[in-house]
Formats: sequence, C1' cells, structure tokens
RNA sequence: UCAGGCGGCUGGGCGACCGCUCCUGCCAAGGCCGAAAGGCGGCAGGAGAGGAAAGUCCGGGCUCCACGGAGACAGGGCGCCGGGGAAAUCCCGGCGGGCGCGGCGUGUCCGCGUUCAGGGAAAGCGCCGCAGAAAACAGACCGCCGGCCCUCGGGUCGGCAAGGGUGAAACGGUGCGGUAAGAGCGCACCGCCCCGACCGCAAGGAAGGGGGCACGGCAAGCCCCGCCCGGAGCAAGGCCGAAUAGGGAUGGACGCUCGCUGAAAGGCGGGCAGGCGCGUCUUCGCGCUCCAUCCGGGUAGGCCGCACGAGGCGGCGCGCAAGCGUCGUCCCAGAUGAAUGGUCGCCGCGUUUUUCCAUUUUGGAAAUAACGACACAGAACCCGGCUUACAGGCCGCCUGACGCG
Repeated sequence: UCAGGCGGCUGGGCGACCGCUCCUGCCAAGGCCGAAAGGCGGCAGGAGAGGAAAGUCCGGGCUCCACGGAGACAGGGCGCCGGGGAAAUCCCGGCGGGCGCGGCGUGUCCGCGUUCAGGGAAAGCGCCGCAGAAAACAGACCGCCGGCCCUCGGGUCGGCAAGGGUGAAACGGUGCGGUAAGAGCGCACCGCCCCGACCGCAAGGAAGGGGGCACGGCAAGCCCCGCCCGGAGCAAGGCCGAAUAGGGAUGGACGCUCGCUGAAAGGCGGGCAGGCGCGUCUUCGCGCUCCAUCCGGGUAGGCCGCACGAGGCGGCGCGCAAGCGUCGUCCCAGAUGAAUGGUCGCCGCGUUUUUCCAUUUUGGAAAUAACGACACAGAACCCGGCUUACAGGCCGCCUGACGCG
C1' cells in the first nucleotide's frame, strides 16, 4: 500500500414549485354533510419514519376478566459469582472450562483474543451408534510366559495385560527396578484423589501435607436440588348512538273477512280497506302493520384510549464498565383505504467513455456526457431487550500478500 474478517459510528446534502397528515394562533358564528353522536372552512406559523419502524422471540407499562390466606400436586421456564436494571433467557465486570495466537523464564507458565443451555453424574433409572474380544461391579482377538501332549504344523491347561489392533472414550503417563512373562508389584517425576494455612464479598485460587490410585462420558434422555410463573390482549377497554331490526311501560283508538286454537275472554296467521316509510314526485314499485309518548340494551357509525415518556440532548460528579446521581435545556409523527409524497435544478456517490500521469501489481488526476431500480427497509397503544437484513463512508482491532528501511 492492497485484500479479507470482526466491532463501533453513520445511513446522502441544499434550494424552488405543487400536494398530504397533525398541532397551535387568528378570522369567521354563517354555511355544508349526518337522524343523532359527530365531522368539515380560510389565513399564518410549526412538526412529520428507523437503526433496524422488520421478525413478533423474551420482559414490562396500560386495560379487561378471574382470584380470601397458606401449602401440596401437575405443567412450563431459568440455573458459576458479583454488580446494573422496573423486569428479562438482557447488559457490564470477574471466575472456571474449551479453542486459537503470541511470548519467553519451556512451565499443564504468562499474556491477548474468542466461546460456553457454566447447578447436581459417590440419590436412582436409562443410553453410549459404527468399529472392536471387551463400553462399565470389566474383558482377552492377535500376542507374551510356564506345565503337559504331539504327526513339530500345533493342541490343551494355567498365568499376564506390557505390545498390536478398534474406537470419541479401553480402568493413569514416562523411565528404572523387578519377574517365567508381566503388573503401582516397588521407586522417581508428572497426573489424580483427600485435607488445607492463607487470599478473595463471592464464584474461586492456593503454599504445604497425606494417599498407590479408588471414582469413564451424557442431565440439550428421565430425574434430583434451588428460584420464578393466573388468562387475554388497543379488534384491550370506555363513552355517545340510527332505522322499515327488536324488548318493555303508560295513555288513546279499534273497519270488514277467512283459517287454526281455546270452555270463554282471547291468542296466532292470511287477505281487503286505511295508514306509515323508502324509491326526489306520481295513477307505479317495494317494505311494514293500530297510533302517540317515554324507558333500557345494543348493531352500523362516531369519539376517547393516543402521544410528557423507565423521554431526548448537553455539562458536572461517582463507577474499570454496564450504569447512577445532579443541574440546565427541549417538546419530538399520530394516520385508520391508512399522511410522511411528486416534479425539477445544483452538489455528492457509483458505473461507462476519453485524455494525462505513474507503474512490479493494485492505481491516481481531470473532462464531458449518459445512465443509476442511489443499501436494507415504511410507524399503527407505548417502552426495555434479543435476533435478522443492510450499498457506500469514517474509525479501531486482527489476519494475509507485496514493497521499502
């Protein structure tokens, strides 16, 4: 210098015109839509997507429903220690294990990075594929050693577990002694187990001492221990509230006819007349069926919930950090067929073209014009997290290649 990886920050800028949603102020008090509830105007000013608004995976606020207290059982979740936080399976710091890199003093040492569903495997059950003789109170395929037999190929009885072979894992490793061959059988060092001064809030670390060594792995299979856990979700929920739907009360009115039922009063159903409503009106069509007043529920519809909050920014203090405290300052989307946009101009960025420069490679600069779907992606009750997506730019760390010293 270039390339790649990881992490953090950022996520096009300025202007003009035309629109959209919301808020505030002023003007108008009249009009329009609607049965009502309620909504709608003009002018001016202001605000108007994100780091993930996404997935809807965790945790809360808020709302409604359920619920006397405590416990047991069942089910689900979580699980090293300390701190933070409203809480969380979140965040920070530490401890321990695994992996990688580096360093020298080569030690199971130190440092850095990264990762862990990181309680318990001497409570119990279960499982350990393939391979292998054998996979958990071990076992003996090839072997090694001894006795006996023998047709000298071997057979048989016994000892052994060092060597070979299998495996993720074979009941400590290396060496010396020892032995028929061997074996912690004995010894040295290492490992392992037990105790442990001392250090640390703790997880844990650990000088030293003792023991020939006994205790495989999996709890992300059941299980054990400890702790936590009601349900539904803004279409939550609250308020207002039509009619030719439908319930009730009071008062008034009560033409004709048919059928069913009933002892009757009456009830139910149909037709005609009349009445009412709708279709702008009608001699037409459709629907309802006595009228008026009042009451309650409630559908469509409308309004609230709904934008000041675990809030943003800055300073100072405390803390390794996550974060906390304090002071100052700011008000910051609120749609509901769902606003946050469109058309231009200039700049930026990228690609292409041309020219010039440099050159081991990658390249650098300028010009003009064209193109660009200019990264991922669009709030819907709100907040804290996690996860996933993401062109380009800036910063930091790591790795590799090349060049120079």

Predicted 3D model of a 405-nucleotide RNA (Bacterial RNase P class A) from a Pseudomonadota bacterium.
The sequence is in RNAcentral, with records from ENA.
Its mean pLDDT, the model's own confidence on a scale to 100, is 75.
The model forms 96% of the base pairs in the Rfam consensus.
It is recorded under the gene name rnpB.